[in-house]
Annotation:
This is a predicted structure of an 86-nucleotide RNA (c-di-GMP-I riboswitch aptamer) from an Alphaproteobacteria bacterium. Of the family's consensus pairs, 100% are formed in the model. Lineage of the source: Bacteria > Pseudomonadati > Pseudomonadota > Alphaproteobacteria. Its mean pLDDT, the model's own confidence on a scale to 100, is 88.
């Protein structure tokens, strides 16, 4: 110095919920607030889940197909990264 790892320290982020705003919606933004997080920093490439929608089937229920959107605090993966005990 690097990787692994995660004791300690300096700090960081911010769930639910409430208020205001945006959206058909999932959900997002700002403020408050802390459940937690060693990547709870960033990215939808893969899978999952959620939203709305088109088509096919069918009396209906259902089932199948397609693309669009959301979730990075669902998991995998990629990139960047503070500190330094065992």
């Nucleotide at each position: 110095c690097u990787c692994a790892c995660g004791a300690a320290a300096c700090g960081g982020c911010a769930a639910a919920c409430c208020c205001g705003g945006g959206g058909c919606g999932a959900c997002c933004c700002g403020g408050g607030g802390a459940c937690g997080c060693a990547a709870a920093g960033c990215c939808u490439c893969c899978g999952g889940u959620c939203c709305a929608u088109g088509g096919a089937u069918g009396c209906a229920a259902u089932u199948c197909c397609g693309g669009g959107g959301a979730u990075a605090g669902c998991g995998g993966g990629g990139c960047c990264u503070c500190c330094g005990a065992a």